[in-house]
RNA sequence: GGGCCUGUAUGUCAAUGGUAGACUAUCGGUCUCCAAAACCGACUAUGAGGGUUCGAUUCCUUCCGGGCCCG
Numbered sequence: 001g002g003g004c005c006u007g008u009a010u011g012u013c014a015a016u017g018g019u020a021g022a023c024u025a026u027c028g029g030u031c032u033c034c035a036a037a038a039c040c041g042a043c044u045a046u047g048a049g050g051g052u053u054c055g056a057u058u059c060c061u062u063c064c065g066g067g068c069c070c071g
Base pairs, nucleotide, nucleotide: 001070002069003068004067005066006065007064011023012022013021018054026042027041028040029039030038047063048062049061050060051059
């Protein structure tokens, strides 16, 4: 220098263009002599800009970050 993949919650991962969800973590509660476990609830996210569309996590594009391959 060229090509490909990837970016969503604290973390690990989902999500046919139509209400962004699960587990885990954290916090609160129930239970318990206390704690753990279990159960209930709360909190928190689409890397940034632009475009297409009635509607974008999803499609297109330019950047930014990470990874792999080629030279």